[in-house]
RNA sequence: AGUCGGACAGGCCACCGCUGCGGUAAUACCGUGGAGGAAAGUCCGGGCUCCACAGGGCAGAACGCCGGGUAACGCCCGGGAGGGGUGACCCUCGGCCAGUGCAACAGAAAGCAAACCGCCGCAUUUGCGGUAAGGGUGAAACGGUGGGGUAAGAGCCCACCAGAUGGCAUGGUAACAUGCCAUGCUCGGUGUACCCCGUUCGGAGCAAGACCAAAUAGGGAAGGGGUUGGCCCGACCAUACCUUCCGGGUAGGUUGCUAGAGGGUGCGGGUAACCGUACCCCCAGAGGAAUGGUGGCCCCCGCUUCAGGGCGGCGACAGAACCCGGCUUAUCGUCCGGCUCU
Numbered sequence: 001a002g003u004c005g006g007a008c009a010g011g012c013c014a015c016c017g018c019u020g021c022g023g024u025a026a027u028a029c030c031g032u033g034g035a036g037g038a039a040a041g042u043c044c045g046g047g048c049u050c051c052a053c054a055g056g057g058c059a060g061a062a063c064g065c066c067g068g069g070u071a072a073c074g075c076c077c078g079g080g081a082g083g084g085g086u087g088a089c090c091c092u093c094g095g096c097c098a099g100u101g102c103a104a105c106a107g108a109a110a111g112c113a114a115a116c117c118g119c120c121g122c123a124u125u126u127g128c129g130g131u132a133a134g135g136g137u138g139a140a141a142c143g144g145u146g147g148g149g150u151a152a153g154a155g156c157c158c159a160c161c162a163g164a165u166g167g168c169a170u171g172g173u174a175a176c177a178u179g180c181c182a183u184g185c186u187c188g189g190u191g192u193a194c195c196c197c198g199u200u201c202g203g204a205g206c207a208a209g210a211c212c213a214a215a216u217a218g219g220g221a222a223g224g225g226g227u228u229g230g231c232c233c234g235a236c237c238a239u240a241c242c243u244u245c246c247g248g249g250u251a252g253g254u255u256g257c258u259a260g261a262g263g264g265u266g267c268g269g270g271u272a273a274c275c276g277u278a279c280c281c282c283c284a285g286a287g288g289a290a291u292g293g294u295g296g297c298c299c300c301c302g303c304u305u306c307a308g309g310g311c312g313g314c315g316a317c318a319g320a321a322c323c324c325g326g327c328u329u330a331u332c333g334u335c336c337g338g339c340u341c342u
Stems, first nucleotide, its partner, number of pairs: 001340008010298007018034007036317001040328002043326005048205004060201005065079005080093005094196002099194002101190002116135002118131005143161006162186002164183008209255004219246006228238003262281008300313005
């Protein structure tokens, strides 16, 4: 100078408040607990809850080398291949042997063929044919070097090199690697293009869901005595009224609600992620929503001073809301460790 990983996130005291829980003689007092590594974005994956559901498919979405971890994952660990870096290290990952598409400008030509200059042959005035060595364009131009060959040339042929395909062997669980043999096979790129192949996915979310339950207005049942109507009257029916009961449900309250895939230490297994086990610990649960304010000392940072000291900053990002596992993003600074280069 750099690269990778980990930890901390000011400390203590006093006073005044807020809030959960416990106790007491309970509108009070005492004791005790009271934000984070990301509580954030809500981007993935699960637990839990309710709804739906015979099985399967279509559509859609996400993922994609191999093996392992996990409750699960698009996450993590280990390995492989390709690329970048002097290096530590970092980044990427199915299939252009199905079909369809795309490639600005330049260039003769951008996908299956083609020839501008050039080279060669014949005609010879500008024409016809052969060629792809050389020049030139481009991000990308049909293997490279040398020799033979030829009218000139070309894997047309040969040697070596690079690759591809097929076969065999060895190592590896596998991805893959290495070696040998054969074939002149070298007719491209792009799937962060449609698409194809494989795997996974039912939906909604704590405002889920459960329980208790006013007032008012409906609903249902039973009873009451009268009015009105049907009827000449009674019985009976209908209608409103009164009393009692029942049910749904709103406000409101309770619950879900914090002891959990939980944390710490030791030991054991494993390269690791992680797993097992013994002991110890309890670590926020509010609900228009608490977790705050003031002062002092120490630490840290900046300025200043030879120094003691003085002055200033009170410190970063940010704040729980059912709970976990990840990813991503924000972050003043401080400390620790592995490794690399000079």
This is a predicted structure of a 342-nucleotide RNA (Bacterial RNase P class A) from a fish gut metagenome. Rfam family: Bacterial RNase P class A. Rfam links the family to the GO terms tRNA processing, ribonuclease P activity and dimeric ribonuclease P complex. The coordinates come from a structure-prediction model, not an experiment, and the mean pLDDT is 77.